[in-house]
RNA sequence: AGAGUUUGAUCCUGGCUCAAGAUGAACGCUGGCGGCGUGCUUAACACAUGCAAGUCGAACGGACCUGUACUGAAACCUAGUGAUUUACAGGUUAGUGGCGGACGGGUGAGUAACGCGUGGAAAACCUGCCGUAUACUGGGGGAUAACACUUAGAAAUAGGUGCUAAUACCGCAUAAGCGCACAGGCCCGCAUGGGACAGUGUGAAAAACUCCGGUGGUAUACGAUGGUUCCGCGUCUGAUUAGCUUGUUGGCGGGGUAACGGCCCACCAAGGCGACGAUCAGUAGCCGGCCUGAGAGGGUGAACGGCCACAUUGGGACUGAGACACGGCCCAGACUCCUACGGGAGGCAGCAGUGGGGAAUAUUGCACAAUGGGGGAAACCCUGAUGCAGCGACGCCGCGUGAGUGAAGAAGUAUCUCGGUACGUAAAGCUCUAUCAGCAGGGAAGAAAAAAAGUCUUUGGCUUUGGACGGUACCUGACUAAGAAGCCCCGGCUAACUACGUGCCAGCAGCCGCGGUAAUACGUAGGGGGCAAGCGUUAUCCGGAUUUACUGGGUGUAAAGGGAGCGUAGACGGCAGCGCAAGUCUGGAGUGAAAUGCCGGGGCUCAACCCCGGAACUGCUUUGGAAACUGUGCAGCUAGAGUGCGGGAGAGGUAAGCGGAAUUCCUAGUGUAGCGGUGAAAUGCGUAGAUAUUAGGAGGAACACCAGUGGCGAAGGCGGCUUGCUGGGCGCUAACUGACGCUGAGGCACGAAAGCGUGGGUAGCAAACAGGAUUAGAUGCCCUGGUAGUCCACGCUGUAAACGAUGAUUACUAGGUGUGGGUGGAGUGACCCCAUCCGUGCCGGAGUUAACACAAUAAGCAUUCCGCCUGGGGAGUACGACCGCAAGGUUGAAACUCAAAGGAAUUGACGGGGGCCCGCACAAGCGGUGGAGCAUGUGGUUUAAUUCGAAGCAACGCGAAGAACCUUACCAGGUCUUGACAUCUUCUGACAAUCCUAGAGAUAGGACUUUCCCUUCGGGGACAGAAUGACAGGUGGUGCAUGGUUGUCGUCAGCUCGUGUCGUGAGAUGUUGGGUUAAGUCCCGCAACGAGCGCAACCCUUAUUGUUAGUUGCCAGCAUUAAGUUGGGCACUCUAGCAAGACUGCCGGUGACAAACCGGAGGAAGGUGGGGAUGACGUCAAAUCAUCAUGCCCCUUAUGACCUGGGCUACACACGUGCUACAAUGGACGGUACAACGAGUCGCAAGACCGCGAGGUUUAGCAAAUCUCUUAAAACCGUUCUCAGUUCGGAUUGUAGGCUGCAACUCGCCUACAUGAAGUCGGAAUCGCUAGUAAUCGCGGAUCAGCAUGCCGCGGUGAAUACGUUCCCGGGCCUUGCACACACCGCCCGUCAAG
Repeated sequence: AGAGUUUGAUCCUGGCUCAAGAUGAACGCUGGCGGCGUGCUUAACACAUGCAAGUCGAACGGACCUGUACUGAAACCUAGUGAUUUACAGGUUAGUGGCGGACGGGUGAGUAACGCGUGGAAAACCUGCCGUAUACUGGGGGAUAACACUUAGAAAUAGGUGCUAAUACCGCAUAAGCGCACAGGCCCGCAUGGGACAGUGUGAAAAACUCCGGUGGUAUACGAUGGUUCCGCGUCUGAUUAGCUUGUUGGCGGGGUAACGGCCCACCAAGGCGACGAUCAGUAGCCGGCCUGAGAGGGUGAACGGCCACAUUGGGACUGAGACACGGCCCAGACUCCUACGGGAGGCAGCAGUGGGGAAUAUUGCACAAUGGGGGAAACCCUGAUGCAGCGACGCCGCGUGAGUGAAGAAGUAUCUCGGUACGUAAAGCUCUAUCAGCAGGGAAGAAAAAAAGUCUUUGGCUUUGGACGGUACCUGACUAAGAAGCCCCGGCUAACUACGUGCCAGCAGCCGCGGUAAUACGUAGGGGGCAAGCGUUAUCCGGAUUUACUGGGUGUAAAGGGAGCGUAGACGGCAGCGCAAGUCUGGAGUGAAAUGCCGGGGCUCAACCCCGGAACUGCUUUGGAAACUGUGCAGCUAGAGUGCGGGAGAGGUAAGCGGAAUUCCUAGUGUAGCGGUGAAAUGCGUAGAUAUUAGGAGGAACACCAGUGGCGAAGGCGGCUUGCUGGGCGCUAACUGACGCUGAGGCACGAAAGCGUGGGUAGCAAACAGGAUUAGAUGCCCUGGUAGUCCACGCUGUAAACGAUGAUUACUAGGUGUGGGUGGAGUGACCCCAUCCGUGCCGGAGUUAACACAAUAAGCAUUCCGCCUGGGGAGUACGACCGCAAGGUUGAAACUCAAAGGAAUUGACGGGGGCCCGCACAAGCGGUGGAGCAUGUGGUUUAAUUCGAAGCAACGCGAAGAACCUUACCAGGUCUUGACAUCUUCUGACAAUCCUAGAGAUAGGACUUUCCCUUCGGGGACAGAAUGACAGGUGGUGCAUGGUUGUCGUCAGCUCGUGUCGUGAGAUGUUGGGUUAAGUCCCGCAACGAGCGCAACCCUUAUUGUUAGUUGCCAGCAUUAAGUUGGGCACUCUAGCAAGACUGCCGGUGACAAACCGGAGGAAGGUGGGGAUGACGUCAAAUCAUCAUGCCCCUUAUGACCUGGGCUACACACGUGCUACAAUGGACGGUACAACGAGUCGCAAGACCGCGAGGUUUAGCAAAUCUCUUAAAACCGUUCUCAGUUCGGAUUGUAGGCUGCAACUCGCCUACAUGAAGUCGGAAUCGCUAGUAAUCGCGGAUCAGCAUGCCGCGGUGAAUACGUUCCCGGGCCUUGCACACACCGCCCGUCAAG
């Protein structure tokens, strides 16, 4: 000192939360020792038992006991014993009496108060014991407890009779001095008044004891101590408590008190308190201090100390120096106890202790040894005050649980990439030490004084006596590392990480948040971090929080300026002068208790703790001084403010009158079928004559143009014209007043629209309402009507986004440019310019601001005053109060709930926002799909299994370029278990092949045969079998753990970076703008300058030509043939190498002198010539774990492996993609032409023969420009069919065959003959295509034993249309709005329902 949390990110506002410290604490886990402290915060609840206040015999009379000395009855054994009497001494003590029980100890209920704190006052007071001083202490009297007897009663206790004493009680004498009354002069004080002096009258004392030293007693005065009363100031919250008060406020006179006082009483007056908060309500003992804080503050009032109050609840007095009395009295109440029922007793908020309450708080201990208190002359007695001990980690402080060495880095545990790593010098081992605890021995200080006794050198000295704690502290010795470590945390904040388990479950959590199968956040373990005899949690306080802001905040948009004015109290206030000294400053004095805190010392071994000293205690009081500032008094000034004179602008207000246009209605005329209204309609009006039009009339309301970010007004607001009355502002002048000012809590008046009351008025408009439409519905938007209302007068309401979301006042602080009203100047050509004042706008600098923005009309810099704010919701709600006729308004909470709510700006995405542009996107065309049959794929269903995947575009003739077995992953059955496959170890050996038997086969058994290769002879290699265990194996799961590959937006033109600049920042700029392009293509401009990935080009193919080369290709000319067959040739075609060609290069126009576009020439080809390959940053957790690879999980005599058979081919149905058709642009038959790409030895196969045919037999050629597949088909030329379910169409079915293959039943293809279904051009909807394209026709290939209507290629024939970009879809750029960011398939509101 800060941090986390609102967002995709940013800045701000703002709340919530955390880290620190503290506690009379409690709870959880744990616990070795000691010291010093501390311990019912709750029930001021109730209390058993014991103790906590007594003492004095030197005040008194008795009683009892003991001793000594007398006395001496009766009796006797004459030693004595001894009743009785008297005196003395000692002891104990119930009672009388004295002092003390008002201290000490406890508690905090009450109290918001002179209760407390602080400072004063008492000239308005008291004070026992103590100290000092003075004076005195004479002489009498009458009682009464005790005691005795007795009465009543259960008891407590009460009564009667009789006796007696005092330092008990009562008169009398005396009065130094004192009190009171009266009347004097003197001195003094802030007032009442006080002091001393002298006079007269009057009043009041005493107690004795004695050892004769003294101790007591009385009076007076002073002191000291303690108390009482009064006053200034300070002392919690609420105004949703605004008025309170009748002894109340004051006076006179009394009473009462120690004393003042309405303290009390009689009479008189009507006062007193209150917005500076009375009264009322709630809460609370106050302070020194304690905790926290940098401080200012905030919280608190345990322990220790001061004060107050209380003592079961309430009331009362008595005694006394002192009480209205904790362990006294009386009365009343509640409660408890005793009782003979008549009546009595009690008060732990004293110390222990008990019950109860509670999260929670101790022993029914020891001692008066010390300190202190009461009594006493003293000894001494009493003392739960106090000193000690016990219990509790409750707090603070100190100590220990060992130290050194020790790497084989042991074992073990955890983890692991299996190599290692960590625990870890840690342990063990070796060498030491002994604090604490345990044992033994010694053993205190605290003790001084007083007192007593003794003694001496006698106002004194010396000696002795006396310790609860305690055999404690402390010291010493021996002994053993032996007896002594836990708790919390480890996602971020916040120091500290891995494994396993779990799987939005269990759980964690202070905030954010973690957990849905790889959790550093749950639980456990290992490791680590922190603190440590403690550690965490909970509760509370302060801090952080400048988050109530005095120090030290805000109010345009985040919460917050009152709707606006006038004005009271209050606050603040111009220039200069002279005083005063309240504030202010300064010096002195008093006080600010001690303790605490701070500083410096000292004592317990240190520390905590304790002691001493100092400073401080920021305050209050008093006193001396200063006079600048504030205040105040007096006397002035004119710059603020106001008045006057004379000007001028204006929808300022109010009242009365007047005017024209328009709407509507009425009357009359003309006139005829519609009008009106809408997106389109309908309701409505109209043949009873509307609408339209003409004329006349009625009535109400509002005032076109002028008209303007123009004017006026405090705001609300004000608009035709004229007049009356009237307010304010402005400019000029400088005659007058002389600070008269500013703001303004309460208060008063003003205050749009709507609304309310009474009475008018009502043309138009128009809530409510009615009807018609729209719609899924339409209590809406639209239409036709229409009532309150809108208008006027009077009264009420008192609110608005009453907004500039910006309170009023004053002064200051760059400019530029409009506009309204004045004044002055210059100039005259100009209402042109200059200056100035007051308004009203825009732009903009400094400055301010979170930014946006504001910027002389401030949101700048300052002054004064007022209002208001303190997270969101609940809520401007409830209750209360006030106002209102009502509607409602003003004031204005809480419970509960959330971790946000919010402001400004940024980047995206989005919009049934805008602008620009593109695409077979639409449009214009051609042909299809959707209807039929079949093929194929998918869904669904079925099944033992119908293996799995793909799912809008971007799954569905897709993976699969080809499921009869195999494939095959699925199902049933039969089998194997180191395995069908790989590596390693050991042993043995060749293995294999062939045949037979069983079996569905896998397999099992048997027969036959067989001596592998290399060698340095040790062995090695490959192969096979057996055994063992490491392991193999998995098309099992997760594509949401991954790599790789792919689809898609999209071949769309975009996506970024470096440096610089701008911005607090996210970000922006560049990449935007003006043109242009297929293109972020290029040009120009520009705080940008450059660069990268994309575009284009480079690559392949095709179109033209040249050249080189001519075999297997070609043949013009020459020869030859059935035939380029052969000779010959390489001109042509063709083949395949190398070149050329096209670049807006040329011309004209347009354009900005650019880029480029338009047109043209030449050219085979013209503006990227056509086609292909090529796919930026990224998006979709897109697809694929079943191509492959791979993490983790799972199976391991099975989820692995082998075999046979089946299934993937099922079939009420639905969808996609295709094929064939529905026919005459056609079918059938016959004839006749013209290709290209390709493939071929496990092959293509000519030719010949056989078969109607599929095909078969045979075998020339060809590993290919040579041979074969290979007759291309549509086309063309003829013939026939004549519009029909047909000579269209071919499904389905039957029979007979062919081919492939171990095998065509499930389940192949083909052929022939026969059979001849649906279908007559296809609903809504929807697809492809812009030229060699669509359409149409055939051919080839991959896969493949066989099996394409699919796929990939090839050529033949060969169109139509595009005005154009409004609309649909998709995309690009710019801009705008946004409460979206999982980004519109978003967010979000209300109702209902479920839980």

Notes: This is a predicted structure of a 1395-nucleotide RNA (small-subunit ribosomal RNA) from an uncultured bacterium. The RNAcentral record of the sequence draws on ENA and SILVA. Its Rfam family is "Bacterial small subunit ribosomal RNA". Rfam links the family to the GO terms structural constituent of ribosome and ribosome.